[in-house]
RNA sequence: CCGUGCUAGACGGGGAGGUAGCGGUGCCCUGUAACCUGCAACCCGCUACAGCAGGGUUGAAUUCCGGUGGGAGGCGGCUUUUCGUGACACCGGCUAUGACAAGUGGUGUUGAAGAUCAGGUCCUGCGCAACGGAGACCGGUGAACCCCGCCAGAUCCGGGAGGAAGCAACGGUAAGCCGAUUUCUUCGUGUGCCGCGGGGCAACCUGAACGGAGCUAACGAUCAUAGUACGAUCGGGAGGAGUUCGUCAAAAGCCGGUGCACGG
Numbered sequence: 001c002c003g004u005g006c007u008a009g010a011c012g013g014g015g016a017g018g019u020a021g022c023g024g025u026g027c028c029c030u031g032u033a034a035c036c037u038g039c040a041a042c043c044c045g046c047u048a049c050a051g052c053a054g055g056g057u058u059g060a061a062u063u064c065c066g067g068u069g070g071g072a073g074g075c076g077g078c079u080u081u082u083c084g085u086g087a088c089a090c091c092g093g094c095u096a097u098g099a100c101a102a103g104u105g106g107u108g109u110u111g112a113a114g115a116u117c118a119g120g121u122c123c124u125g126c127g128c129a130a131c132g133g134a135g136a137c138c139g140g141u142g143a144a145c146c147c148c149g150c151c152a153g154a155u156c157c158g159g160g161a162g163g164a165a166g167c168a169a170c171g172g173u174a175a176g177c178c179g180a181u182u183u184c185u186u187c188g189u190g191u192g193c194c195g196c197g198g199g200g201c202a203a204c205c206u207g208a209a210c211g212g213a214g215c216u217a218a219c220g221a222u223c224a225u226a227g228u229a230c231g232a233u234c235g236g237g238a239g240g241a242g243u244u245c246g247u248c249a250a251a252a253g254c255c256g257g258u259g260c261a262c263g264g
Stems, first nucleotide, its partner, number of pairs: 001264006009058003012030004020047005035055005064257005073248005078242006085235003091231002093228007103219002105216003114210001116208006122199006128192002130189007138179004147172003155164003
């Protein structure tokens, strides 16, 4: 070096999930020349040599082992974007109120603020007036009989003279009703640019004299408080994108390593 037979090993690997952890079943990626049967998610089998049980193929190398390399793909973060949802603790917007007085105005030396005095607005008593009610006064009307006067006729008494009661008409009157409202009395009032007295005087208004430069807060700014729920605000959810970061990492490629027996 060649041949024959065997043995270790190999007959896929990885990600997420799950698990105390490992492997598997199910999902995804890679990849194929990558064995067969049984078990398994309300799990199955194991324990750091971490699937188990049975069978088969291959076999010391293109196939096994270690390193290197590469970066498919998964997962997480970050950035960005879209759509629902909720909230007012934060930020911006909007609304209201308050504060401030540096700004824009208004007002003020034809006198601001302030303080003093007087009056008014307020309460009370009286008066006057106005208005309304009632009454008196005035005019009219007003009783078949039970009101008055005068009483024709009729009636009654009487011998007569004469006398009596008395209806209607006429005249009048009471209550009542109507009117007039000039005057008077009395009562009342959602009345009064009315008068007099007393009280009150916080606030406002008016006036007087003092005073001698501010006053005001409409607008804008700022600040505070309360609200609203519009947002490039906040919380949470779902989806998309990324020459982004981290982590795990398949295939390819490269380097190295690897047993026993017999015969030539």
Bacterial large signal recognition particle RNA from a Bacillota bacterium, 264 nucleotides, folded computationally. It was read from a public genome assembly, where an Rfam model found it. Rfam family: Bacterial large signal recognition particle RNA. About the family: The signal recognition particle (SRP) is a universally conserved ribonucleoprotein involved in the co-translational targeting of proteins to membranes. Rfam classes the family as a non-coding RNA gene. The prediction has a mean pLDDT of 77. NCBI's taxonomy places the organism under Bacteria, Bacillati, Bacillota.